RNA sequence: CGAGUCUGCAGGGCGGUCGCUGGCUUCACGGGAGGCUAGAGGAAAGUCCGGACUCCGCAGGGUACGGCGCCGGCUAACGGCCGGGCGCAGCGAUGCGACGGAAAGUGCAACAGAAAGAUACAGCCCGGCAACGGGCGAUGGUGAAAUGGCGAGGUAAGAGCUCACCAGCGCCGCAGAGAUGCGGCGGCUCGGCAAACCCCACCGGGAGCAACGCCAAAUUGCGCAGAUGAGGCGUCCCGCUGAUGCGCAGGUAGGCGGCUAGAGCCCUGCAGCAAUGCAUGGGUCGAGAGAGAUGAUCGCCACGCGAUGUGGGAGCAGGCCUUGCGCCUGCCCUUAUAUCGCGGACAGAAUCCGGCUUACAGGCAGGCUCGAACA
RNA sequence: GCGGGUGUAGCUGAGUGGUACAGCGUCUGCUUCCCAAGCAGAAGUUCGCGGGUUCGAAUCCCGUCGCCCGCU
Numbered sequence: 001c002g003a004g005u006c007u008g009c010a011g012g013g014c015g016g017u018c019g020c021u022g023g024c025u026u027c028a029c030g031g032g033a034g035g036c037u038a039g040a041g042g043a044a045a046g047u048c049c050g051g052a053c054u055c056c057g058c059a060g061g062g063u064a065c066g067g068c069g070c071c072g073g074c075u076a077a078c079g080g081c082c083g084g085g086c087g088c089a090g091c092g093a094u095g096c097g098a099c100g101g102a103a104a105g106u107g108c109a110a111c112a113g114a115a116a117g118a119u120a121c122a123g124c125c126c127g128g129c130a131a132c133g134g135g136c137g138a139u140g141g142u143g144a145a146a147u148g149g150c151g152a153g154g155u156a157a158g159a160g161c162u163c164a165c166c167a168g169c170g171c172c173g174c175a176g177a178g179a180u181g182c183g184g185c186g187g188c189u190c191g192g193c194a195a196a197c198c199c200c201a202c203c204g205g206g207a208g209c210a211a212c213g214c215c216a217a218a219u220u221g222c223g224c225a226g227a228u229g230a231g232g233c234g235u236c237c238c239g240c241u242g243a244u245g246c247g248c249a250g251g252u253a254g255g256c257g258g259c260u261a262g263a264g265c266c267c268u269g270c271a272g273c274a275a276u277g278c279a280u281g282g283g284u285c286g287a288g289a290g291a292g293a294u295g296a297u298c299g300c301c302a303c304g305c306g307a308u309g310u311g312g313g314a315g316c317a318g319g320c321c322u323u324g325c326g327c328c329u330g331c332c333c334u335u336a337u338a339u340c341g342c343g344g345a346c347a348g349a350a351u352c353c354g355g356c357u358u359a360c361a362g363g364c365a366g367g368c369u370c371g372a373a374c375a
Numbered sequence: 376g377c378g379g380g381u382g383u384a385g386c387u388g389a390g391u392g393g394u395a396c397a398g399c400g401u402c403u404g405c406u407u408c409c410c411a412a413g414c415a416g417a418a419g420u421u422c423g424c425g426g427g428u429u430c431g432a433a434u435c436c437c438g439u440c441g442c443c444c445g446c447u
Stems, first nucleotide, its partner, number of pairs: 001371009012301007020039008041346001045357002048355005053208004065204003069200001070084005085099001086097004100199002105197002107193002121140002123136005148166002151163003167189001169186007212257004220249006231241003264284004268279004303343011315331006321324001376446007385399004393430001401417005423439005
């Protein structure tokens, strides 16, 4: 320098004008007019998991249903994260993996093929003139898949029948916390599919902030009092007036709370490979609306892209001679600069938090790998 | 906020692991003087999209997009 891989950061800045929501505040109290201040994200999204919180339900156990699935750890919890094992891809960094069980049972495998769990089509060998009887699973053919692979011995022909190596299974030993790895031995071996039902282990009570709690018009229900005067005229008396008044219940409209300071964020130290945890360390506060505010526009600067001009550098072609590391012209690449034009993604809180997934213009930084060149 | 369904040819639908089908429509031919009806034949679907499981996927699983519905 090129190609690649992983991780992290950020998602323009400043100012003016007009608006919106919350908080504080000043002046008015005919329902307003000002001032100050705060005001979206890395995914606020999808609502796919997990929790907090609230109400309802609940003796215990099982079934059903749903989810999860190599091992160890982290965590409030998880289908998340970290570390490890194994398999696959890659030269590698690295990436991907629904990765328990097929001798518990049921089931599936189109077409082809003799046969897809119980079988011999072509064929080979032995006996026999033949019909046929017996042996065989090496060779061929079909298929996605054909009963371990390959070589040697062996045999009538063959066959784990025997042997070496390899694959698989079981047992033993060693290492490891475990998944698993390494070594030895054994009989030689009846396959695939569980993102088919299923079995095993583990997890799950239901609903969701429009949850839920408090206050509480109107209306309704019940009770009490009332023309022998309830109640009202602020209170007592007088006076005037004259039919409703009061209490309780439930909790609709509406209002308030829940509501945003928290499993919070940043730095430092310690433990740990890491995820993460701890601190009796330090710093910091960052929307809280309630049918839902956070917007519009202008100017300057920065950034990216394109065009044009100018300067520098490398290359190619042509020309000129004074043949030089020369000069001139043209083309093209690169870089700097000036002017003009264009552009700025995905998206938008709604109880909160931890994850996952998906979307994202143009950028920045770092680790590692491979290749080339130079030293 | 909570939950469910669906996407197959131009249209409406069937197909629940094994060659993607039917009706209407379209096109061509026959029939008719011409049209319609009728008859015969043909074309047209990589199953919304992207992955995975499987020998094999419209079908099973995951993600994503669109549409429809229910409760509060």

Predicted 3D model of RNase P RNA and transfer RNA as a complex of 447 nucleotides. The coordinates come from a structure-prediction model, not an experiment, and the mean pLDDT is 78. It holds a member of the Rfam family "Bacterial RNase P class A". The family's RNA type in Rfam is ribozyme. Its family is annotated with tRNA processing, ribonuclease P activity and dimeric ribonuclease P complex in the Gene Ontology.